[in-house]
RNA sequence: GAAGCAGGCCAGGCGAUCGCUGCGCCACCUUCGGGUCGCGCAGAGGAAAGUCGGGACUCCACAGGGCAGCGUAGCGGGUAACUCCCGUCCGCCGUGAGGCGAGGAUCAGAGCAACAGAGACGAGUCUCGUGCCGGCUCGAAAGGGCAGGCAUGAGGGUGAAACGGGCAAUCUCUACGCGGAGCAACACCAAGUAGGCAGGCGGCGAUGUGGCCCACGGAGCCUGCGGGUAGGUGGCUCGAGGCGCGCGGCAACGCGCGUCCCAGAGGAAUGAUCGUCACGGCCCGAAAGGGCCGACAGAAUCCCGCUUACAGGCCUGCUUCACAC
Numbered sequence: 001g002a003a004g005c006a007g008g009c010c011a012g013g014c015g016a017u018c019g020c021u022g023c024g025c026c027a028c029c030u031u032c033g034g035g036u037c038g039c040g041c042a043g044a045g046g047a048a049a050g051u052c053g054g055g056a057c058u059c060c061a062c063a064g065g066g067c068a069g070c071g072u073a074g075c076g077g078g079u080a081a082c083u084c085c086c087g088u089c090c091g092c093c094g095u096g097a098g099g100c101g102a103g104g105a106u107c108a109g110a111g112c113a114a115c116a117g118a119g120a121c122g123a124g125u126c127u128c129g130u131g132c133c134g135g136c137u138c139g140a141a142a143g144g145g146c147a148g149g150c151a152u153g154a155g156g157g158u159g160a161a162a163c164g165g166g167c168a169a170u171c172u173c174u175a176c177g178c179g180g181a182g183c184a185a186c187a188c189c190a191a192g193u194a195g196g197c198a199g200g201c202g203g204c205g206a207u208g209u210g211g212c213c214c215a216c217g218g219a220g221c222c223u224g225c226g227g228g229u230a231g232g233u234g235g236c237u238c239g240a241g242g243c244g245c246g247c248g249g250c251a252a253c254g255c256g257c258g259u260c261c262c263a264g265a266g267g268a269a270u271g272a273u274c275g276u277c278a279c280g281g282c283c284c285g286a287a288a289g290g291g292c293c294g295a296c297a298g299a300a301u302c303c304c305g306c307u308u309a310c311a312g313g314c315c316u317g318c319u320u321c322a323c324a325c
Base pairs, nucleotide, nucleotide: 001321002320003319004318005317006316007315008314009313010312012277013276014275015274016273017272018271020043021042022041023040024039025038027036028035029034045296049307050306052305053304054303055302056301057182058181059180060179064214065213066212067211069178070177071176072175073174074088075087076086077085078084089103090101091100092099093098104173105172109171110170111167112166125154126156127155128153129152130151131150132149133148135146136145137144138143186234187233188232189231196225197224198223199222200221201220208216241260242259243258244257245256246255247254248253279294280293281292282291283290284289
């Protein structure tokens, strides 16, 4: 210098104007629920996405037993938990740094294998050699020939594989795990669901209940007609939290101390315009300079992961090759 491998980080900066949401303070109005003006502070992401794995939380019955079903799978560790992460063994790929792996069991049972081949999961024989048996035939005889049956060898041929293996990402077996629904959960306030008609089920146990059964529970439930409501508040963001330092550990991670508060909307805010600076790309120009464009995407109860999308830029460690000293 070229080509790569692994990991981490950023996601334009500053200013002005006009707006939006939340909180605090002050003032005014009020039907006392709240509303308005002003000031101050805060206001999307590394993936907020897919909703794939796991958990917190809430309700169903303090969520219990069995079957079915689903998931996981070398070994050891981490975690609240996981299909996640770390270490290591083995196998495969790569010159290498490294990458990938559903990686238990096929003497419990079943199933499967294109083409070729006589035959492919069932067993035994397509061809050849040898031995034995009986039959036909040639021959005077010794003996020979032909086709068949049985046994044996593996000589030949096909194929990835031919009584010996493979596939468990086919069922299955073993071990372990999993109750269901989800913040539109759930609770409260106001109104309403009223009342009515018809049919069906129900103390011989309904609804709850979810694939089924048991166990629990104990009185209403379901469908149709008709009528009619859909506002507000809480849950809601302080949390397995962020940052820094120290210690333990190869690491994932854990422990201790200090420090910080960092969106909470709800028909759903987080925006728009202008100026300037910086970076990258394209175009015009001889130059100075000028013009245009700037990624993926956007919270909705929260958290930990995985996967997917992504303009451009920065940093660290390592490998191979070439050259120079």